Predicted 3D model of an 86-nucleotide RNA (c-di-GMP-I riboswitch aptamer) from Pelosinus fermentans JBW45. Taxonomically the source falls in Pelosinus fermentans (Bacteria, Bacillota, Negativicutes, Selenomonadales). The coordinates come from a structure-prediction model, not an experiment, and the mean pLDDT is 79. Its Rfam family is "c-di-GMP-I riboswitch aptamer". Its family is annotated with cyclic-di-GMP binding in the Gene Ontology. The model forms 95% of the base pairs in the Rfam consensus.

RNA sequence: UUUAAUGUUCGGCAAACUUAGCGAAAGUUAAGGACGCAAAGCUAUGGGACUAACGAUUUUAUAUCUAUGUCUGCCAGGUUGCUAUA
Numbered sequence: 001u002u003u004a005a006u007g008u009u010c011g012g013c014a015a016a017c018u019u020a021g022c023g024a025a026a027g028u029u030a031a032g033g034a035c036g037c038a039a040a041g042c043u044a045u046g047g048g049a050c051u052a053a054c055g056a057u058u059u060u061a062u063a064u065c066u067a068u069g070u071c072u073g074c075c076a077g078g079u080u081g082c083u084a085u086a
Base pairs, nucleotide, nucleotide: 003086004085007082012037013036017032018031019030020029021028022027035073041079042078043077045076046075047074048071049070050069055065056064057063
């Protein structure tokens, strides 16, 4: 340095929920809070999921379709990285 396996934890991240802000919504940001996480770091590239403002349809309304919106803590890919061992 590369590959593989494991994950000790000084330390790191932070689900639900609460409060406040943003947003049409999904969701997101900050603070609190911990269910969990060894890539729960980054990246919407492929699949998947959520929403449906705009637009379209016609049955005219609490309707249906639609991503250019969102999710990496759903799976895979790409990329960077910690500790110890072989």